[in-house]
Order: sequence, then structure tokens, then C1' cells
RNA sequence: CGAGUCGGCCGGGCGGCCGCGGCGGGGGGUUCCCCCGACGAGGAAAGUCCGGACUCCGCAGGGCAGGGUGGUUGUUAACGGCAACCCGGGGUGACCCGCGGGACAGUGCCACAGAGAGCAGACCGCCUGGUGGCGACACCAGGUAAGGGUGAAACGGUGGUGUAAGAGACCACCAGCGCCCCGGGUGACCGGGGCGGCUAGGUAAACCCCACCCGGAGCAAGGCCAAGAGGGGGUCCUCGCGGACCCCUGCGCAGGCGUUCGAGGGCUGCCCGCCCGAGCCUGCGGGUAGGCCGCUGGAGCCUGCCGGCGACGGCAGGCCUAGAUGGAUGGCCGCCACCGGGGCCCCGCGCCCCGGGACAGGAUCCGGCUUACACGCCGGCUCGCCCG
Repeated sequence: CGAGUCGGCCGGGCGGCCGCGGCGGGGGGUUCCCCCGACGAGGAAAGUCCGGACUCCGCAGGGCAGGGUGGUUGUUAACGGCAACCCGGGGUGACCCGCGGGACAGUGCCACAGAGAGCAGACCGCCUGGUGGCGACACCAGGUAAGGGUGAAACGGUGGUGUAAGAGACCACCAGCGCCCCGGGUGACCGGGGCGGCUAGGUAAACCCCACCCGGAGCAAGGCCAAGAGGGGGUCCUCGCGGACCCCUGCGCAGGCGUUCGAGGGCUGCCCGCCCGAGCCUGCGGGUAGGCCGCUGGAGCCUGCCGGCGACGGCAGGCCUAGAUGGAUGGCCGCCACCGGGGCCCCGCGCCCCGGGACAGGAUCCGGCUUACACGCCGGCUCGCCCG
């Protein structure tokens, strides 16, 4: 210099004007307005795909289902996340990819092509015998998996012995499988040795088996207050009609089913079993549909040190950082950064002009994953070539 590979950072700053939200203070004054003050979205706030905190319900018994995860060791509150390592595959390499337990528990499936797709298979070929033919050869019966052909895959590979031709039929070496032993490692696993029978296909994002984990619903969780149509009661005012206030209950009509011949409900997947049980369901009409808590201080953020290869953990100091509820955080202008292009030039990264800037946005809160992203910036490593 070229080619490549792996990561990280930023998500502009200051000032002015106008505007928005809740909060604190003050004022008008009554649920609205004005003034002042500090504060007011993100790296993904997003998708809601995993995991947890929190809340409510469930948590007598027995049985059966269902879902998830899947190399190992760590990490963590937890995870399907992350880290390191192992194994397999790819790459010269940095590095990348893997839904990575089990196919000697059983069952199923293996498209197309092909004769044959699982304890296989004679299509061509090879060999033997017979018949026919002068012969090339043809036909019939049998043997054969060495060769050809099909296929993703055809029941080990190479060489030899053997044979009519062949075949782990036998032998040597190699590959692979199973078992045992030794050494290393926490472990996945790795290295070495011995024995065995000669050979075992794939598929578990097919059923299934094994190991481990999992109760359900979710902040519209959940709690408190107020209001409410209709009805009942009390006190007061009034001669009376009626009215005001307070308390309790929580509306009306119609139809169907049911009250031990038991509807319906609970045990939050189902069944058995157990328990409660006088209401339940549908339609029509009417009423209230407001406020407060939950609510943000937390597995919190920043800096430094220590332990660890790392994910991460520990300690010390500092900081307080949205809580809206139809849902506030925006717009304009100026200056300065940053980058790109052009020009001037006293060549100094100097001055001037023009241009550029996204994705998106809280709604209980955290940890991840995934996806989107403009102008830009930085670093590690590898390979090739050249120069000193």
C1' cells in the first nucleotide's frame, strides 16, 4: 500500500425568543389564570420474543396429561441471555458457522431416479451347465455383490490368498464400532495401549426415551374513597299536598332452567374424589363511568481500586435522575464544533463560500434478545506485495 476479519464510541455544544407538562413558592381567586424557580425520554424508550421483581387467586388426596430447555464448566435474582472451553464443519489465516442428549428400548418414514432403500438387491456385466447354431451368438437353469449404472445414501477401503467366477470365506495394513486399562483435564473431552466380532445407513425442528425446569393471570394486577337509578327508615319545616337533610340497601321489566329428582359453582389443564349450594342464564330499558394509592430510590447510576482469561463479583467515595393519564419534553434564530466539496493562499491544517445530520419516542419496574438508525469517529488482529 492492497485485501480481509473482529469489535468499540458518538447519537453535537452554548445563548436568545416563543411554547408544553407536573412539582415547589407567591398572587388573583375558585377548580381556572398569572409570575418566579429548579426539573422534564433512548441507545434502542420500539417489537413484546424470553427471564425476573411486584400484585391477586390457588396451594386435602390419588392418577393422567401439557409446555420448555438440551456439549461442558461457569456467571446471574432468573433466563432460551452471556463468558470461556470442548466436539464437528468451513477458511492459507485472523476468524466464522452448528435447534450440538439418545438411532444396540420400540415404532414410523426415506421423495425422484433406480432391478433393489434395510436383517436388501441380479438391470448390465462375469462364471458354470444344458439346448440350438458351421460360427458370431441366442435362449433356459443356476452361481456371483469384484466391475458398470441409479441415487443424498446400495451393507467397510486397499492389496493378496482363494475360486468356475466371486465373496471378511481367509490373511496383512488402514478406517470405523464396542468393551477394558493407563495418563492428562473440575468437566465436555484428549493422548496412548490391549481385546473382540469382522462392519454397524440416515432421520428425534417424526412419535418416543433420558436428564433438568415450569401453578394461573397480569398495573385494565390489586386496594381505598366518592357517585348512582329504585326502595326502606329517621329528623326538621308545613294545616295539608309536598320539600330539605341524614342513614341503610344497591336498579327495573320479560322469558327460560332450578331449589334434596338439586341448576350452578369451587379445588385455575383434565379425570376420580371431596366441598359449597339457591340461585343461574338470556334479552330489553335505566344509572354511574370521577378521584387517590400502587408510582418510582432501584438486582439504581458515575468514578476509582481489588479479584477473575472472561461473563461477572467485591469494596470505597459521590449522585438523585420523567412519573404524564387521551397522555407534556417542541419550533425559530445566532454563534461554535464535526465531516464533505470548492476557492484564495503569506502554504500555516490558515482564511472564505456552499452543503450535510437519522431511527424513533416513556406509561409498574428491571435483566437480556431481536429489529431500525443520518453525519461521523476509533481500535485489535490476519494474509499478500514492496521499501529500509

Description
Bacterial RNase P class A from Actinokineospora bangkokensis, 388 nucleotides, folded computationally. The sequence was found by an Rfam model in a public genome assembly. Its Rfam family is "Bacterial RNase P class A". By type it is a ribozyme. The prediction has a mean pLDDT of 78.